[in-house]
RNA sequence: AGAGUUUGCUCCUGGCUCAGAGCGAACGUUGGUGGGAUGUUUUAAGCAUGCAAGUCGAGCGGCAGCAUGGGAGCUUGCUCCUGAUGGCGAGCGGCGGACUGGUGAGUAACGCGUAGGUUAUCUACCUAGUAGACUGGGAUAGCCACUGGAAACAGUGAUUAAUACCGGAUAUUGUCAUUCGUGAUGAAAGGUGCGUUUGCACCACUACUAGAUGAGCCUGCGUCCUAUUAGCUUGUUGGUGAGGUAAUGGCUUACCAAGGCAUCGAUAGGUAGCCGGCCUGAGAGGGUGAUCGGCCACAUUGGGACUGAGAUACGGCCCAGACUCCUACGGGAGGCAGCAGCUAAGAAUAUUCCGCAAUGGACGAAAGUCUGACGGAGCAAUCCCGCGUGAGUGAUGAAGGCCUUCGGGUUGUAAAGCUCUUUCGGCAGGGAAGAAUAAGGCAUACAGGAAAUGGUGUGCUGAUGACGGUACCUGCAGAAGAAGCACCGACUAAUUACGUGCCAUCAGUCGCGGUAAUACGUAAGGUGCAAGCGUUGCUCGGAAUCACUGGGCGUAAAGGGUACGCAGGCGGCUAAAUAAGUUAGUGGUGAAAUCUUGAGGCUCAACCUCAAGCCUGCCAUUAAAACUGUUUGGCUAGAGUUGUAAUAGAGGUAGCAGGAAUUCCUAGUGUAGGAGUGAAAUCUGUAGAUAUUAGGAGGAACACCAAUGGCGUAGGCAAGCUACUGGGUAACGACUGACGCUAAUGUACGAAAGCCAGGGGAGCGAAUGGGAUUAGAGACCCCAGUAGUCCUGGCCGUAAACGAUGUAUACUAGUUUUAUGGUCUUUUAUUAGACUAUAUAACAAAGCAAACGCGUUAAGUAUACCGCCUGGGGAGUAUGCACGCAAGUGUGAAACUCAAAGGAAUUGACGGGGGCUCGCACAAGCGGUGGAGCAUGUGGUUCAAUUCGAUGAUAAGCGAAAAACCUUACCUGGGCUUGAACGUGUAAUGAAAGCUGAUGAAAGUCAGUCUCCCUUCGGGGCGUUAUGCGAGGUGCUGCAUGGCUGUCGUCAGCUCGUGUUGUGAAAUGUUGGGUUUAGUCCCGCAACGAGCGCAACCCUUAUCCUAUGUUGCUAAGUACCCCUUGUGGGUGCAGGACUCUUAGGAGACUGCCGAGGUUAACUCGGAGGAAGGCGGGGAUGACGUCAAGUCCUCAUGGCCCUUAUGUCCAGGGCUACACACGUGCUACAAUGGGUCGUACAAAGGGAUGCAAGAUCGCGAGGUUAAGCAAAUCCCAAAAAACGGCUCUCAGUUCGGAUCGCAGUCUGCAACUCGACUGCGUGAAGUUGGAAUCGCUAGUAAUCACAGAUCAGCAUGCUGUGGUGAAUACGUUCUCGAGCCUUGUACACACCGCCCGUCACACCACCCGAGUUGAAUUUACCUGAAGUCGUUGUACUAACCGCAAGGAAGAAGACGCCGAGGGUGAGUUUAGUAAGGAGGGUGAAGUCGUAACAAGGCG
Repeated sequence: AGAGUUUGCUCCUGGCUCAGAGCGAACGUUGGUGGGAUGUUUUAAGCAUGCAAGUCGAGCGGCAGCAUGGGAGCUUGCUCCUGAUGGCGAGCGGCGGACUGGUGAGUAACGCGUAGGUUAUCUACCUAGUAGACUGGGAUAGCCACUGGAAACAGUGAUUAAUACCGGAUAUUGUCAUUCGUGAUGAAAGGUGCGUUUGCACCACUACUAGAUGAGCCUGCGUCCUAUUAGCUUGUUGGUGAGGUAAUGGCUUACCAAGGCAUCGAUAGGUAGCCGGCCUGAGAGGGUGAUCGGCCACAUUGGGACUGAGAUACGGCCCAGACUCCUACGGGAGGCAGCAGCUAAGAAUAUUCCGCAAUGGACGAAAGUCUGACGGAGCAAUCCCGCGUGAGUGAUGAAGGCCUUCGGGUUGUAAAGCUCUUUCGGCAGGGAAGAAUAAGGCAUACAGGAAAUGGUGUGCUGAUGACGGUACCUGCAGAAGAAGCACCGACUAAUUACGUGCCAUCAGUCGCGGUAAUACGUAAGGUGCAAGCGUUGCUCGGAAUCACUGGGCGUAAAGGGUACGCAGGCGGCUAAAUAAGUUAGUGGUGAAAUCUUGAGGCUCAACCUCAAGCCUGCCAUUAAAACUGUUUGGCUAGAGUUGUAAUAGAGGUAGCAGGAAUUCCUAGUGUAGGAGUGAAAUCUGUAGAUAUUAGGAGGAACACCAAUGGCGUAGGCAAGCUACUGGGUAACGACUGACGCUAAUGUACGAAAGCCAGGGGAGCGAAUGGGAUUAGAGACCCCAGUAGUCCUGGCCGUAAACGAUGUAUACUAGUUUUAUGGUCUUUUAUUAGACUAUAUAACAAAGCAAACGCGUUAAGUAUACCGCCUGGGGAGUAUGCACGCAAGUGUGAAACUCAAAGGAAUUGACGGGGGCUCGCACAAGCGGUGGAGCAUGUGGUUCAAUUCGAUGAUAAGCGAAAAACCUUACCUGGGCUUGAACGUGUAAUGAAAGCUGAUGAAAGUCAGUCUCCCUUCGGGGCGUUAUGCGAGGUGCUGCAUGGCUGUCGUCAGCUCGUGUUGUGAAAUGUUGGGUUUAGUCCCGCAACGAGCGCAACCCUUAUCCUAUGUUGCUAAGUACCCCUUGUGGGUGCAGGACUCUUAGGAGACUGCCGAGGUUAACUCGGAGGAAGGCGGGGAUGACGUCAAGUCCUCAUGGCCCUUAUGUCCAGGGCUACACACGUGCUACAAUGGGUCGUACAAAGGGAUGCAAGAUCGCGAGGUUAAGCAAAUCCCAAAAAACGGCUCUCAGUUCGGAUCGCAGUCUGCAACUCGACUGCGUGAAGUUGGAAUCGCUAGUAAUCACAGAUCAGCAUGCUGUGGUGAAUACGUUCUCGAGCCUUGUACACACCGCCCGUCACACCACCCGAGUUGAAUUUACCUGAAGUCGUUGUACUAACCGCAAGGAAGAAGACGCCGAGGGUGAGUUUAGUAAGGAGGGUGAAGUCGUAACAAGGCG
């Protein structure tokens, strides 16, 4: 410090997620040890039991119990007596129970924090000072005796003490009053010790003053969320009097006034103890308030006072409520949010421990007692820190495991083995510090005293340890007792095998899993942490993702529709004063702990201690005066007012009047249609339309001018004229003197539609009706047509109200246009030019921006103010409130759900977008298919099997260039099991094969016969048998693959290097202008080059030359033969002329000429030439597409079968047959059929072959047989053609299917199931619907020939030649393709994407007749305890009084207030609910196709 995730890719916006740190945690799993910390976060729920606050006998009367002493009795170890001693229950009295300890319910508050105030206050114990402590009195508890009661407890009588209580005296610097002289009033208590006496000392006591400590009250500032809480308040705000308090105060009360608070957020609601701090963070911040410390509040819930220095009192009291317990039913008792512990709750949190030894507290003179505060131990890996689980050596890299390419690799120096060590743990022994000193003792000093105790110091001595026999140290034995958890697809360090097969699972995000899973489970290995490791939850961080530091708003979320304007915020130049802000110095405070730094102590560390820093703050004070503020004065550049002579304009309102057109009415002319559409129909018209002429009525809108124009704040404004009226602009003056900018709330204006009332209504026209279209058509199109559109008045208040761009001001290169002014120059001319102001439009620099783009009219650079945004959906919805007649508008959520949604640009693909251009693509032609019969292939069906594959183009006469058996993979049946074929090891053997026989459908099985070869003598070869590895598979996966192939397409494309442009994906090049069959070439150009394709090189064909000359050729020559006597035929010699063969060359290159074209490429025309513009044909197939085809050619990974999915055999099947489709053949006839005759090829094949000839047969063919391994012989006849004859338009002399009979050939074998021949038979069919195919020249069409396969079987396939056309205007349309461009919400790429209803399931939410709770307000009723007030009759020790009585106290009664309870009425909130509404999510449901392309109606 970042990373993953939207996309085909990119940049951006934006959310989600991760890596870090932390925790009072929990869960899973594992667990050796020590130290230091921490430990009910839930239920302020309820609690059994024990303990947590007592102490003082040196305050008191005393003596229940214990101990000691003494005495008595006798039963000699017991009883009784004795307060005499130690002590002490209960009691009176004093001090303390207001501290310590717990908890966080309440509280949004002077509660807390911080800084101040208190002349408005109190303070026990403590300290210091001054003064005192005199003298009297009456009670009461206890004890005793009775009484009531179950108990708790209560009552009566008698009696007694005090440091308890009361009176008097004295009294200041107290208090009150005051005439300031004074007056009034207010205290006390003793105890112990020493001495002995006028006592002294100590501890207590009283009054006053001061301090210290603690507390009360007041104030400034700070302190969470909600405005869907906007008004709140009657003791309320203030005053006067009185009361009350320690004290101020409406704190309380009577009267008076009507105030007080609030958009700088009152009131209301929700939530919450606050802080030092803690966690996180670079910081600013954010979160939090456990442990420790400060403050507050509370103590079962609510109320109340008493006592006291202090309480409205956790372990006190009274009352009321709830709950629990006891009860004799009458009545009582209780309060763990103290320490332990229990129950319940919960994911979850410990021992009913030890000790007062230390620290601290209460009491005491002290010893001491008490102390669940505290110190310790126990439990828990809850956290932090430390240590260990061994160290060294050890390679044949052991065994085992795992993987493997079978070679090896890895686990791995790891182990074993050898040599050592002994922390921790175990056993044994030793053994601290924590303890200071108290009382007391000794010594000594000082002060004081008559003296003694005593006081204040110093030194020595001096009991006491819970932890704990602990820390620590030493010894002994022995590697001995001590390692797990998570992860290994990316983020993120670390990979392989097996299992599983969209199952089981994983998952923080993206996402894995559908038979080769580095993602699931296991194993091996690895990585990371380590006595822990992971998971979950929560907080901060990353997140600049609420942005103060530090974000944005044209298109991503986001500028209010516009203007005016109060508050608020901000504000020109200049002078003076001031000192609020600001700055500096000083002082106080900011508790300690924490934190940081430096030291020190535990062996280190955690931890602890010391010191310094920090505590960023607040207050006080002193100073400065630049800036801001405030006050005062001045200025004119901002702003405004006004004048002069001007100016443009659809600016506004009202009125007047206008022409064209539509429609309607009247009349005329006139006749059959009109209207409308893609085409029609509804409609209209013979009752006279449309058309045309004239006249009239009425309403609405204003052609041309007209524009990128003008005006207005916006909405908006358009014929003309008149009146009234707002604003703008430029020039030159005068004046005011900052009067300004912005603007929440507010006010006004505000298109269209809509609403109310009244008019108006021509055209248009929601709704509605009809006609079409359509599968449907609730639409688009057509015919009608109501509201509305128009006017007047009133509402509504919204729009893509848009420049999707708030207003104002300033600054920052230019060029051009337009509108309206002005100045100057110029011109015959408002002509031209320059400058300038305002407005307006198009480019462009810098700059900005994600890009697109913006660019003086900013989206640049800055300032001021306002509005708004914070992922998508849910949703601008629900609810509440406000407005509105309504429609609706404004404000405006949440649950839930997704990991995206989005912007701009890029490359493709696509478009019922555009442009350019090709192709038998269309058109123009020729011939077919589709109809018939047959052949063949496919589907389907059937079957025991009809083997398998191929399925739009790119399957279907395809794999198959040959299914009777074989082939053959299928079916039925019969056999074999290391096998029918093959490799290899071991063992045995010498046969096996053959022959013969039996059986069988055969394979096979059985029997008989026969008895190998070589040899170096070891053995080997060959074969059989047995056995082990292994064979075999046309079994599966072409979606694991190789190879091969099809297709786009022989289309012209596909890319790269370097450079350049862009943030980037990418672009450029490859686009553009021409041209070409061609990305072919030329020109231009930020490109320059290159590669794979194109072309060429190759084969063939067309011409020529050279060479060659048998088996080919035969013109001239020659010899012989024949007779038909010829330009005759045959044979030989001979020849190379010709044809031909096969070798090598030539030739064609736009080379030449002309025209066009850019002096180009090239095109057109011409010449010559056998051939002319790639001459014809072939081979040749770029990057890639279709998970195209093939595991059944072959090869191959994985899986599967192994007496079978292997293998052998016989028979059957692949040939089935209502049917559908493809490809063909033959036809339907006269351009023909039949028949007779006569011609002319090319290319092939031939030995298990082709076969001449002869002969037999009507024929298929048979029998013989020459020749030929072929330029020699044979197949072999070419056919159409041509010439005769015949048929004469018919289902025929067309056509030949089908069937019958008889045959031939091949072959073990033609039944299923071959081909052919002869005779006979003679179906359908008379040119083929919609639709569709091929072909552009030696082509189509037509005619035969040959070959492969093959025993036989060709209408198929592959080749060969013969005859031999027609047409192409052209590119509008169909199909396909190429290039450029455009739109896109597509990228699996239009066979795309995607919307809504309905149906089903689930989820959350809203409404809801109601219903059940909670909280709260208000009115009334009732009213406990208790203070206060009134009263004081039942009563009463202290004082006064002789007494009566008084003073004083006081039960009771009454009154106010008053917790709680009750009733009524509201408000808020929660739960639940029949039913209802929409939303979200779901598998492949239903219906349509709304959007994205011009999305087919933008």